[in-house]
Context: one part of a larger RNA
RNA sequence: CUGGGUGUAAAGGGAGCGUAGACGGAUUAGCAAGUCUGAUGUGAAAGGCAGGGGUUCAACCCCUGGACUGCAUUGGAAACUGCCAGUCUUGAGUGCCGGAGAGGUAAGCGGAAUUCCUAGUGUAGCGGUGAAAUGCGUAGAUAUUAGGAGGAACACCAGUGGCGAAGGCGGCUUACUGGACGGCAACUGACGUUGAGGCUCGAAAGCGUGGGGAGCAAACAGGAUUAGAUACCCUGGUAUUCCACGCCGUAAACGAUAAUAAAUGGGUGUGGGGGACCAAAGCUCUUCGGUGCCGCCGCAAACGCAUAAAGUAUUCCACCUGGGGGGUACGUUCGCAAGAAUGAAACUC
Numbered sequence: 001c002u003g004g005g006u007g008u009a010a011a012g013g014g015a016g017c018g019u020a021g022a023c024g025g026a027u028u029a030g031c032a033a034g035u036c037u038g039a040u041g042u043g044a045a046a047g048g049c050a051g052g053g054g055u056u057c058a059a060c061c062c063c064u065g066g067a068c069u070g071c072a073u074u075g076g077a078a079a080c081u082g083c084c085a086g087u088c089u090u091g092a093g094u095g096c097c098g099g100a101g102a103g104g105u106a107a108g109c110g111g112a113a114u115u116c117c118u119a120g121u122g123u124a125g126c127g128g129u130g131a132a133a134u135g136c137g138u139a140g141a142u143a144u145u146a147g148g149a150g151g152a153a154c155a156c157c158a159g160u161g162g163c164g165a166a167g168g169c170g171g172c173u174u175a176c177u178g179g180a181c182g183g184c185a186a187c188u189g190a191c192g193u194u195g196a197g198g199c200u201c202g203a204a205a206g207c208g209u210g211g212g213g214a215g216c217a218a219a220c221a222g223g224a225u226u227a228g229a230u231a232c233c234c235u236g237g238u239a240u241u242c243c244a245c246g247c248c249g250u251a252a253a254c255g256a257u258a259a260u261a262a263a264u265g266g267g268u269g270u271g272g273g274g275g276a277c278c279a280a281a282g283c284u285c286u287u288c289g290g291u292g293c294c295g296c297c298g299c300a301a302a303c304g305c306a307u308a309a310a311g312u313a314u315u316c317c318a319c320c321u322g323g324g325g326g327g328u329a330c331g332u333u334c335g336c337a338a339g340a341a342u343g344a345a346a347c348u349c
Stems, first nucleotide, its partner, number of pairs: 003321004007303002012317001014201004021194003025088004030083002033081002035077008049065006091191001092188003095184004103177007110154001115149007125136002162169002206247006215241001220236004259315001262312001266294005272288005298305002322349003331342004
């Protein structure tokens, strides 16, 4: 490289948008670049191949043929690809109507609870554990009542429920705003799919500057436990956790399953729409697009997957190629740093 693969054995990029490229619906005319075909020229000789001949055979040598699958010029064909022109509506998009949703951003508001402060009542304990102790408390704690401060998170509802490309999103209200879905079939007329580079988003932790700081809590301190105990348990406790702006760019970023469109038995839940039946509701039936479970064909090493495929056929991208060395070294790019990205070899089994 090819072949074969990528749920769990090595292997799907964390996610999206999109450039080049690759691939691309129905139909009609034309062109003839690809494609097919005829002719001509060329494709040196030697070698190789086939058939003969010579050396007593052979190696070797000679003759003839074919081949040289190519290139160029020229005559033609028009199914397919391509190009150009026209048409179409099924793909795609727009429009109108409608309901659903923790989708996003900003502002405001609310109650419960913890902690702290002040005041009242009240007295000797509280707290904590396997048991204790450190700790707090006669300078009046814990408990209880009233008032206040402040920060963070939003019980019940809550659901293999919903929304989002992924990360993720949950008290209430308002403003602005994205997407999906259903119905109608008015409009555009292939405008599509994928996407190397590129750009954007991207949990937690971490970093910079300025705020904030109730609770929790790395580090740290003390008490226990223990042979020891740099732990598990307990009492404290700083960074952090929160906000604003900027950076970082990684995760078991998981469905360990890339995206797209096609066709392919069923059953049963659940959440959003539409239709039929009906005077209406309910029941029932049906349909579109989500989300679960079970299960046939088929697939699979097995586990299992199974119309939401890991099955059958397609387009494009990414990635894998024995274990260790090693996601290391070197170089480069990015970063304030931490580090991230790219990413070997010797050697060894």

Predicted 3D model of a 349-nucleotide part of an RNA (small-subunit ribosomal RNA, central domain) from an uncultured bacterium. Its mean pLDDT, the model's own confidence on a scale to 100, is 87. The full RNA is in RNAcentral, with records from ENA and SILVA.